[in-house]
RNA sequence: GUGCCCAUAGCUUAGUGGUAAAGCUUCCCGCUGUGGCCGGGAUGACGAGGGUUCAAUUCCCUCUGGGCACC
Numbered sequence: 001g002u003g004c005c006c007a008u009a010g011c012u013u014a015g016u017g018g019u020a021a022a023g024c025u026u027c028c029c030g031c032u033g034u035g036g037c038c039g040g041g042a043u044g045a046c047g048a049g050g051g052u053u054c055a056a057u058u059c060c061c062u063c064u065g066g067g068c069a070c071c
Base pairs, nucleotide, nucleotide: 001070002069003068004067005066006065007064010024011023012022013021018054026042027041028040029039030038047063048062049061050060051059
């Protein structure tokens, strides 16, 4: 330089146009002599900009960051 893939919560992943889901983590409550386990609840996210659309995490373009292959 060329081609391709990825970007969703603190971490790991779902979600192929219509209310963004879960596990672990964190916090609170219950349970316990204390802690852990267990049960209930809460907080928390679509990389940035633009376009299409009534409606975009999803489709298109550009940028940023990461990865793979070739040279």
Description: This is a predicted structure of a 71-nucleotide RNA (transfer RNA) from Candidatus Harrisonbacteria bacterium RIFCSPLOWO2_01_FULL_44_18. It was read from a public genome assembly. Its Rfam family is "tRNA". Gene Ontology term of the family: triplet codon-amino acid adaptor activity. Model confidence (mean pLDDT): 81 of 100. Taxonomically the source falls in Candidatus Harrisoniibacteriota (Bacteria, Bacteria candidate phyla).